RNA sequence: CGCGCGGGAGAGUCCCCGGCGUUCCGGGGCGCCGAAGGAGCAAGUCCUCCCUUGAAUCUCUCAGGCCCCGAUACCGCACG
Numbered sequence: 001c002g003c004g005c006g007g008g009a010g011a012g013u014c015c016c017c018g019g020c021g022u023u024c025c026g027g028g029g030c031g032c033c034g035a036a037g038g039a040g041c042a043a044g045u046c047c048u049c050c051c052u053u054g055a056a057u058c059u060c061u062c063a064g065g066c067c068c069c070g071a072u073a074c075c076g077c078a079c080g
Stems, first nucleotide, its partner, number of pairs: 001080002004077004012030001014029006031066003037062001038060003044053001
């Protein structure tokens, strides 16, 4: 790193509209979350200087997400 299993969050189902009579689905508005992904930077590093390199669960929220489900970083175990 790959694969399997287990554990594992966060944030409105608030308003409006449409589609079947509802569950449900889709869209819009504002509000919000960050632990898929993505992006940014510190110390340091390279070094005459400029540059180079430079992590995150920190920051941004582009994407993603905010009923449930699902997925998720991270952790444990087994195998290669």

A computed fold for an 80-nucleotide RNA from uncultured Streptomyces sp., annotated as Glycine riboswitch aptamer. NCBI's taxonomy places the organism under Bacteria, Actinomycetota, Kitasatosporales, Streptomycetaceae, Streptomyces. The model forms 89% of the base pairs in the Rfam consensus. The coordinates come from a structure-prediction model, not an experiment, and the mean pLDDT is 75.